The RNA shown here (Guanidine-I riboswitch aptamer) has 102 nucleotides. It matches the Rfam family "Guanidine-I riboswitch aptamer". Rfam links the family to the GO term regulation of gene expression.
RNA sequence: CACUUUGUUCCCUAGGGUUCCGCGGCGGUGCGCCGGUCUUGGUCCGAGAGGGAACGCGCAGAGCAUACUCUGCGGACACGGAGGGAUAAAAGCCCGGGAGGA
Numbered sequence: 001c002a003c004u005u006u007g008u009u010c011c012c013u014a015g016g017g018u019u020c021c022g023c024g025g026c027g028g029u030g031c032g033c034c035g036g037u038c039u040u041g042g043u044c045c046g047a048g049a050g051g052g053a054a055c056g057c058g059c060a061g062a063g064c065a066u067a068c069u070c071u072g073c074g075g076a077c078a079c080g081g082a083g084g085g086a087u088a089a090a091a092g093c094c095c096g097g098g099a100g101g102a
Stems, first nucleotide, its partner, number of pairs: 007055006015045002020042002022038001023035005057074007077097001079100001083095003
C1' cells in the first nucleotide's frame, strides 16, 4: 500500500425520548394550553461490537424413492469519534464491523 468474510426475520433487554394515554399545573373544564428536571409510568423507538428463538448456510453421519428427510457439530473475534439523517422526539436506531486506531 492492497485485500476478504462475518446471513435474514422476530421477541426481549441496557438505553432513549414525548406523538397518544396517564400524571401535574392553569383556564372559559365532554375541552384547550403548558410541563419529559414527569427518570420506578402504559403505548412507542431500540443494539455489528447485549440476550434468546426460528429459518437459512457450512461440515459430518444415518435413512433413501437420489427428490429429499433426520441427527450432531460449527458460526470465531470485535477499540471506535466528531458530524449528519429519520420519526412526535431522542437514543447504544440509520449512515456504520464507516473515518480513525490496534